[in-house]
RNA sequence: GGGCUCAUAGUCUAGCUUGGUUAGGAUCCGAGGUUUGGGACCUUGAGACCCAGGUUCAAAUCCUGGUGAGCCCA
Repeated sequence: GGGCUCAUAGUCUAGCUUGGUUAGGAUCCGAGGUUUGGGACCUUGAGACCCAGGUUCAAAUCCUGGUGAGCCCA
């Protein structure tokens, strides 16, 4: 220098191909229940689409550029 893959809660992850429900689940955290107390369990709450632009009635999803990570070739 060229090519490919990836980026979503504190952590892990589904959804993207085929645009449309309040972005789902696990774990962690807060509150409550249960228990003599703790653990486990149950209920409930808060928390996320890497950045910018474009297309569209509507973008996590499609397009362009950028940033970051990994792999391959040279």

Predicted 3D model of a 74-nucleotide RNA (transfer RNA) from an archaeon. Rfam family: tRNA. The family's RNA type in Rfam is transfer RNA. Rfam describes the family as follows. Transfer RNA (tRNA) molecules are approximately 80 nucleotides in length. RNAcentral records the identical sequence in 2 taxa. The prediction has a mean pLDDT of 80.